Notes: Predicted 3D model of a 701-nucleotide part of an RNA (large-subunit ribosomal RNA, domain II) from an Elusimicrobiota bacterium. The coordinates come from a structure-prediction model, not an experiment, and the mean pLDDT is 86. It matches the Rfam family "Bacterial large subunit ribosomal RNA". The full RNA is in RNAcentral, with records from ENA.
Context: one part of a larger RNA
RNA sequence: UCCGGCAAGUUAAUGGAUCGAGCGAGGUUAAGGGCCAUGCUUACGCAGGGUCCGAAGCCGCAGCGAAAGCGAGUCCGAAAGGGCGAUUAGUUCGGUUCAUUAGACCCGAAGCCAAGUGAUCUAUGCCUGGCCAGCGUGAAGGUGCGGUAAAACGCACUGGAGGCGCGGAGUGUUAUCCGUUGAAAAGGAUCUACAUGAGCUGGGUAUAGGGGUGAAAGGCUAAUCGAACUUGGUGAUAGCUGGUUCUCCCCGAAAUAGCUUUAGGGCUAGCGUCGGGCGUUAAGCAGCGGGGGUAGAGCACUGGUAGAUGUAGGGGAGGCAACCCCUCUUCCGAAGUCUGUCAAACUCCGAAUACCGCUGUGUACUGCCCGGCAGUCAGUUCGUGAGGGAUAAGCUUCACGUGCGAGAGGGGAACAACCCAGACCGUCGAUUAAGGUCCCAAAGUACAUGCUAAGUGGCAAACGAUGUGGAUCCGCUUAAACAGCUAGGAGGUUGGCUUAGAAGCAGCCACCCUUUAAAGAGUGCGUAACAGCUCACUAGUCUAGGGGAUCCGCGCGGAAAAUGACGCGGGGCUCAAGCAUGUCACCGGAAUCACGGCUGUUCAGUAUCUUCGGAUACUGGGCGGGGUAGGGGAGCGUUCAUGGAACGUUGAAGGCGUACCGUAAGGAGCGCUCGGAGGACCAUGAAGUGAGAAUGCCGGA
Numbered sequence: 001u002c003c004g005g006c007a008a009g010u011u012a013a014u015g016g017a018u019c020g021a022g023c024g025a026g027g028u029u030a031a032g033g034g035c036c037a038u039g040c041u042u043a044c045g046c047a048g049g050g051u052c053c054g055a056a057g058c059c060g061c062a063g064c065g066a067a068a069g070c071g072a073g074u075c076c077g078a079a080a081g082g083g084c085g086a087u088u089a090g091u092u093c094g095g096u097u098c099a100u101u102a103g104a105c106c107c108g109a110a111g112c113c114a115a116g117u118g119a120u121c122u123a124u125g126c127c128u129g130g131c132c133a134g135c136g137u138g139a140a141g142g143u144g145c146g147g148u149a150a151a152a153c154g155c156a157c158u159g160g161a162g163g164c165g166c167g168g169a170g171u172g173u174u175a176u177c178c179g180u181u182g183a184a185a186a187g188g189a190u191c192u193a194c195a196u197g198a199g200c201u202g203g204g205u206a207u208a209g210g211g212g213u214g215a216a217a218g219g220c221u222a223a224u225c226g227a228a229c230u231u232g233g234u235g236a237u238a239g240c241u242g243g244u245u246c247u248c249c250c251c252g253a254a255a256u257a258g259c260u261u262u263a264g265g266g267c268u269a270g271c272g273u274c275g276g277g278c279g280u281u282a283a284g285c286a287g288c289g290g291g292g293g294u295a296g297a298g299c300a301c302u303g304g305u306a307g308a309u310g311u312a313g314g315g316g317a318g319g320c321a322a323c324c325c326c327u328c329u330u331c332c333g334a335a336g337u338c339u340g341u342c343a344a345a346c347u348c349c350g351a352a353u354a355c356c357g358c359u360g361u362g363u364a365c366u367g368c369c370c371g372g373c374a375g376u377c378a379g380u381u382c383g384u385g386a387g388g389g390a391u392a393a394g395c396u397u398c399a400c401g402u403g404c405g406a407g408a409g410g411g412g413a414a415c416a417a418c419c420c421a422g423a424c425c426g427u428c429g430a431u432u433a434a435g436g437u438c439c440c441a442a443a444g445u446a447c448a449u450g451c452u453a454a455g456u457g458g459c460a461a462a463c464g465a466u467g468u469g470g471a472u473c474c475g476c477u478u479a480a481a482c483a484g485c486u487a488g489g490a491g492g493u494u495g496g497c498u499u500a501g502a503a504g505c506a507g508c509c510a511c512c513c514u515u516u517a518a519a520g521a522g523u524g525c526g527u528a529a530c531a532g533c534u535c536a537c538u539a540g541u542c543u544a545g546g547g548g549a550u551c552c553g554c555g556c557g558g559a560a561a562a563u564g565a566c567g568c569g570g571g572g573c574u575c576a577a578g579c580a581u582g583u584c585a586c587c588g589g590a591a592u593c594a595c596g597g598c599u600g601u602u603c604a605g606u607a608u609c610u611u612c613g614g615a616u617a618c619u620g621g622g623c624g625g626g627g628u629a630g631g632g633g634a635g636c637g638u639u640c641a642u643g644g645a646a647c648g649u650u651g652a653a654g655g656c657g658u659a660c661c662g663u664a665a666g667g668a669g670c671g672c673u674c675g676g677a678g679g680a681c682c683a684u685g686a687a688g689u690g691a692g693a694a695u696g697c698c699g700g701a
């Protein structure tokens, strides 16, 4: 991993609802007992079953009041009035479903407590034994000599101390490597520490679980320790995770609000479903009537803001010897005025929508009421309006809407959320949607008119640019423009000042006059200053357009990312297979239509049955049949029981094979040189009743 078997809403009591049955102003027995049959027992008797007794009790038949109490009424109240009642249906049993209490759908803790078992591992103590090659160092003390008044002290020898040194046995384990489904649930190799001591070690013995022991690491206490192990309480508890077994049909959610030691849990409401009741009430649409202060707009208020004006005030200047005072002022400048504006917490204004009411219309799996049963309380994308953030986020928080969730199909290369479109089943059918029509790949290498040259198309901004197409406007131009070429571009004058110099060309001031076809007191380069080159300007030559501005279309640059081209799905595409406008045709889905079939619901008709409410079947019409959680309905199959009742050694169940039947769960028939003794089928009932998942359990491969 696979195969086979096993494996999860049960049972009881009580209560609610619903369905069925009995009786009905009543319904019903409980404990206990009698009788009957059955099973067990030697017997006495016991067990479960059926039936009949057994009014104790329970529910109902009357309520109201705290109560006395009164009673179709009663209580409060002085009364008026008001509250709760009165115009009757219940009850017992059975089925289903839900709740409560129990382990209560199943498996799963870490843990808590109790009683016990452990010190053959290990910790420490105690008792009794054992062990430590060799080499080195040379303490105290001693002796002799020296020394002293005597000592102290010195030297030599002797001596043999030490948690002394080196290093075996022994004990440990520092570093690295190997090993890591190991040779080993802690090892191996090399290095390394201690090695007469707080040393190592054999045997015996003591201390026990909130206890021991601990040179203390929460270490160790039998591969287990921040509280051992075993058994019990025990099916602890688990608002958590996982799992929960056959089929079809109808409907179909939520991820919100309030409260919550509450936030991944709950309760009530909201939204679903089923039953009953009401019967046009709902949405939508039309008309009419409402309130509003949003969008927008505005500046009348509250504030902000740019400019102008320039009053009061201030600065400056002048007059005066000076203060006061007066005058001037191109400066600043409150309030005010004018012009232009801004605002979620501004409003003189003010929509569209939305919302409320009335009338009409609207008849659908509408609405409302009562009751049974739920699930949901992590949502999410996109569009729009906003807050937070950075006018960031596949960000976050609201609101309105859409989808996904719970939605398949077509498109978007791929892609829950985007675009199209809501899948009952079948058909090599038809028409279309979005989107497409050169090839991959179904359908136009379609048509008309333009644009693009950038592979733009097939990412991006400010900004930049004689790209290119279109439109408009203003100058110049056969009295010759624009560009080129030839020639001129002068004189007063080196203008004045400044300066070492300043001559058109450092800087400051001025910017005239003359000769002219024209020529600046000079456009740029240049010189120390001049010089020189050049321009403006003019003539000639040449010849027909030329210069500038604005707007629009499509392009260009701006443009750097990490594995390989790779920023059209690919190939490939240039009067296009790109872009724009227009036109016709075609392709294209589970959409729609066509034909056949199944089914829900409603209406009508017919038939049968009927407890007279209705039920069932058939035919026809209308509307339906995506679906998670979930509600409701109808069935299939397994085991056993009761009744009926086949069949079977001429072969039961079961197994293997199979092209048959049924909408499904499923059900036959036939075959087997498989099997070898039981057992279909019909009706009813009862359940240890359906397996693919639980790191499920057991067995096998």
Base pairs, nucleotide, nucleotide: 001701002700003699004698005697006696011102012101013100014099015098016097017096018095019094020093021092022091023090026059027058028057032053033052034051035050036049038047039046040045063070064069073084074083075082076081105243106242108240112233113232114231115230116229117228123207124206125205126204127203128202129201130200131199132197134166135165136164137162141158142157143156144155145154146153170194171193172192175190176189177188178187209225211221212220213219246635247634248633249632250631251630256269257268258267259266260265270376271375272373273372274371275370276369277368278367284361285360286359287358288357289356290355296349297347298346302343303342304341305340306339307338308337309336313332314331315329316328317327318326319325379404380403382401383400384399385398386397387396388395409420410419411418424597425596426595427594429593430592431591435587436586437585438571439570440569444584446583447582448581449580450579451578457573463557464556467554468553469552470551471550472549473548474547476545484541485540486539487538488537490514491513492512495509496508497507520535524533525532598625599624600623601622602621603620604619605618606617607616608615609614636690638687639686640685641684642683643682644681647678654674655672656671657670658669660667661666
The source organism's lineage runs through Bacteria, Pseudomonadati and Elusimicrobiota.